[in-house]
RNA sequence: GCCUCUGUGGCUCAGUGGCUGGAGCGGCUGCCUCGUAAGCAGCAGGUCGGGGGUUCAAUUCCCCCCAGAGGCU
Numbered sequence: 001g002c003c004u005c006u007g008u009g010g011c012u013c014a015g016u017g018g019c020u021g022g023a024g025c026g027g028c029u030g031c032c033u034c035g036u037a038a039g040c041a042g043c044a045g046g047u048c049g050g051g052g053g054u055u056c057a058a059u060u061c062c063c064c065c066c067a068g069a070g071g072c073u
Stems, first nucleotide, its partner, number of pairs: 001072007010025004018056001027043005049065005
C1' cells in the first nucleotide's frame, strides 16, 4: 500500500428500512431478613464510532474518514 471483517448503555451481545432502540450481566432504590447473601419489584444509564448522501422515513442502504482485528504483497 491492497483486501476482508468489526464498531449499538459500564461489560458481553441481539436488532438490519417504519412501532418509544432491546436483552443478559453490572449499578441504584425499595420489599423481605436480627443482619448479609439469595429472592422479588422498580428505576437510571445510548449523539447506535464521526461526517455527508439516498429516502416520506436510516442503527439498518451508499460514499469518505477514524479506531480495532485478520489476511496479502
Transfer RNA from a Candidatus Woesearchaeota archaeon, 73 nucleotides, folded computationally. NCBI's taxonomy places the organism under Archaea, Nanobdellati, Candidatus Woesearchaeota. It matches the Rfam family "tRNA". On this family, see Lowe and Eddy, Nucleic Acids Res 1997: "tRNAscan-SE: a program for improved detection of transfer RNA genes in genomic sequence". It is annotated as a transfer RNA.